[in-house]
RNA sequence: CCAGCUGGCCGGGCGGCCGCAGGCGCAAGUGUCGAAAGACCGCGUGUGAGGAAAGUCCGGGCUCCAUGGAAACACGGUGCCGGUUAACUGCCGGCGGGGGCGACCCCAGGGAUAGCGCCACAGAGAGCAGACCGCCCCGCCUGUCUUCCGGCCCGUCGAGCCUUCGGCGGACCGGAAAAUCGGCGGGGUAAGGGUGAAAGGGUGGGGUAAGAGCCCACCGCGCGACCGGUAACGGAAGCGGCACGGCAAGCCCCACCGGGAGCAAGACCGAAUAGGGAUGGCGCGGGAGUUCGCUCCCGGGCAGUUUCCGGCCCAGCCAUCCGGGUAGGUUGCAUCAGGCGGACAGCAAUGUCCGCCGCAGAUGAAUGGCCGCCACGUUCUGGCGCAGCAAUGCGCCGGGGCCAUACAGAACCCGGCUUACAGGCCAGCUGGCAGA
Repeated sequence: CCAGCUGGCCGGGCGGCCGCAGGCGCAAGUGUCGAAAGACCGCGUGUGAGGAAAGUCCGGGCUCCAUGGAAACACGGUGCCGGUUAACUGCCGGCGGGGGCGACCCCAGGGAUAGCGCCACAGAGAGCAGACCGCCCCGCCUGUCUUCCGGCCCGUCGAGCCUUCGGCGGACCGGAAAAUCGGCGGGGUAAGGGUGAAAGGGUGGGGUAAGAGCCCACCGCGCGACCGGUAACGGAAGCGGCACGGCAAGCCCCACCGGGAGCAAGACCGAAUAGGGAUGGCGCGGGAGUUCGCUCCCGGGCAGUUUCCGGCCCAGCCAUCCGGGUAGGUUGCAUCAGGCGGACAGCAAUGUCCGCCGCAGAUGAAUGGCCGCCACGUUCUGGCGCAGCAAUGCGCCGGGGCCAUACAGAACCCGGCUUACAGGCCAGCUGGCAGA
């Protein structure tokens, strides 16, 4: 200097004028609005959107409801180990697996020997499978080459003597043996090649007719005494049939956890109405005692389902349709698992202690408009310098224009996750190049 990784921060500042909403304090009248409950108006003094306020994906605080408790089922959620937290499927650390040269990043991380299911197409064969091309062996057939045997002819040499014998060479015919090309049939093989996302371990050697964990060495896989670690897990003497593929973000099995609804929850005040009507279905308890109040036994009903204990009820319940009222106000509503700073403990997440601070509360929904200066950025330009043949680029100083220009606005609150973001800053780490 270039490229990358991780973490954190900002995302304008100052001043003036006008406007808006709230808190707190004071003041307050036949004020304004209103049917009422209530709200507003005055003075003073403070405060007034976010890192994501977004998505509504998790977890809770809080409120109400259910028949109170226990258990099981259904349904839903989570899934390595340890820690943290109010809690979580979050966060931190570690283990295992994967990606990357690396810094680092990712994982829906229990079980495939409980069972069911799927692996298209291609391919011989995709769960106990398989021979397409090949390789090897045996048999048969045609051909080729070599060798041997026999026959016959020619040439030549020698012997012999009346047409014969022998040696050598060549051609032809027939037969045999061996080798080889091709074809057919049978057997062996899964090392080589092909198909595929994936093919029944890999490399090397021995062995074989050719091959194969057939045998051997190493790796891999399985079991593993013992050792280390809180644990997940890691190391590992030794042994071994040398193989029992993948998918569970397919159903499923195992372990653990879980009531429901939600601030439009809920509470109060004011005003008003209709505790309405029709149809259909289910149900409407029984017995005994009694001092006539009731008591006991049996039955039925009350949760998503079932059982047990306890409690309540003995008449309404369910479905569909028609019709009426509810459009006001106050509260819930911001002091909280709160923010900031420091110390200590911890690898960290986080926790403990001390100190300081109070930082929106609207309800058709407030924080806006204008002006000036500065900064950042952007654009144009003057001068100087450097590089370059040039075009042009870079640096410094100055001038002008624009500059609320990124993503985007609370609505009960909090802890997370996810998504969006113009521009800029800080810290640490990795790789490469060059120089000293």

Predicted 3D model of a 436-nucleotide RNA (Bacterial RNase P class A) from Aquibium carbonis.
The sequence was found by an Rfam model in a public genome assembly.
The model forms 96% of the base pairs in the Rfam consensus.
Taxonomically the source falls in Aquibium (Bacteria, Pseudomonadota, Hyphomicrobiales, Phyllobacteriaceae).
The prediction has a mean pLDDT of 76.